Small-subunit ribosomal RNA, central domain from an uncultured prokaryote, 349 nucleotides, folded computationally.
Its mean pLDDT, the model's own confidence on a scale to 100, is 88.
Context: one part of a larger RNA
RNA sequence: CUGGGCGUAAAGCGCGCGUAGGUGGUUUAUUAAGUGGGAUGUGAAAGCCCUGGGCUUAACCUGGGAACUGCAUUCCAAACUGAUAGGCUAGAGUACGAUAGAGGGGGGUAGAAUUCAGAGUGUAGCGGUGAAAUGCGUAGAUAUUCUGAGGAAUACCGGUGGCGAAGGCGGCCCCCUGGAUUGAUACUGACACUGAGGUGCGAAAGCGUGGGGAGCAAACAGGAUUAGAUACCCUGGUAGUCCACGCCGUAAACGAUGUCUACUAGCCGUUGGGAGGCUUGACCUCUUAGUGGCGAAGCUAACGCGAUAAGUAGACCGCCUGGGGAGUACGGUCGCAAGAUUAAAACUC
Numbered sequence: 001c002u003g004g005g006c007g008u009a010a011a012g013c014g015c016g017c018g019u020a021g022g023u024g025g026u027u028u029a030u031u032a033a034g035u036g037g038g039a040u041g042u043g044a045a046a047g048c049c050c051u052g053g054g055c056u057u058a059a060c061c062u063g064g065g066a067a068c069u070g071c072a073u074u075c076c077a078a079a080c081u082g083a084u085a086g087g088c089u090a091g092a093g094u095a096c097g098a099u100a101g102a103g104g105g106g107g108g109u110a111g112a113a114u115u116c117a118g119a120g121u122g123u124a125g126c127g128g129u130g131a132a133a134u135g136c137g138u139a140g141a142u143a144u145u146c147u148g149a150g151g152a153a154u155a156c157c158g159g160u161g162g163c164g165a166a167g168g169c170g171g172c173c174c175c176c177u178g179g180a181u182u183g184a185u186a187c188u189g190a191c192a193c194u195g196a197g198g199u200g201c202g203a204a205a206g207c208g209u210g211g212g213g214a215g216c217a218a219a220c221a222g223g224a225u226u227a228g229a230u231a232c233c234c235u236g237g238u239a240g241u242c243c244a245c246g247c248c249g250u251a252a253a254c255g256a257u258g259u260c261u262a263c264u265a266g267c268c269g270u271u272g273g274g275a276g277g278c279u280u281g282a283c284c285u286c287u288u289a290g291u292g293g294c295g296a297a298g299c300u301a302a303c304g305c306g307a308u309a310a311g312u313a314g315a316c317c318g319c320c321u322g323g324g325g326a327g328u329a330c331g332g333u334c335g336c337a338a339g340a341u342u343a344a345a346a347c348u349c
Stems, first nucleotide, its partner, number of pairs: 004320003007303002012317001014201004021194003025088007033081002035077008049065006091191001092188004096183004103177007110154001115149007125136002162169002206247006215241002220236004258316006266294012278281001298305002322349003331342004
């Protein structure tokens, strides 16, 4: 390489959009590139294979045949693939009505709580722990009442509930805006799927500039614990956490399960829509799009998966090939840096 694989053994890019490429519904006609068949030429000889002959045999030598699976030219066929032309509507999309939603961006606003500040009441403790101590407090703390400031987050509702491609999204109101589902018609007429490169988005931490800073809290300081304690516990506390703009581009970015399509028993929940029924109810049935629990067949090394498949098939992409060395070195690209990405070998078991 052929092959075999990728939930947990090595292996699905974090997730979209999309270029080239690959693949592609149904029907008619034409064509004949692929495809199938025939013919001609060529496919050196030797060798291999089959079958004769010659050395006493064999190796060896020698005659004939076959083969040389290929290439070129030409003729025929037209099912399938392709191409060209023309249709179709079951894929895909558009228009119209309706619905649900923490989908995204911006602005405003509300209440609870923590902290701080001012004022009142009030007096000796408070705080913290396994127990303590550091710490705070007679310069009046803790507690309690009123007032004010400021930042961050939104209890209950809240739900294997919802929305989003993923990351993720949660008080309330307004503005702008993306997608989905559903219903009945009309329209376009294959416009589709995947997607190497490319491009965009992408938690937390981190970085740059300027703001902000209540609580929490790496680093740091102190108190404990301990043989020691650069920790776990306690008292403090700075970056950071928040905002704006710009970088970074990684995570157990997980369903450890790529995207799309079709097919294959049932049962029980739940969310959104539609339809029907009557006994009009906190009802029943059907259907559709999600989201959960079990489970037939089947699959699996087992665990388990099981219409939301890890079943049965098809299309396209990505990735794996013993452990360590190593996701490292060197080089390239990107980045302000941290580093990211691409990615070996010697050696060793």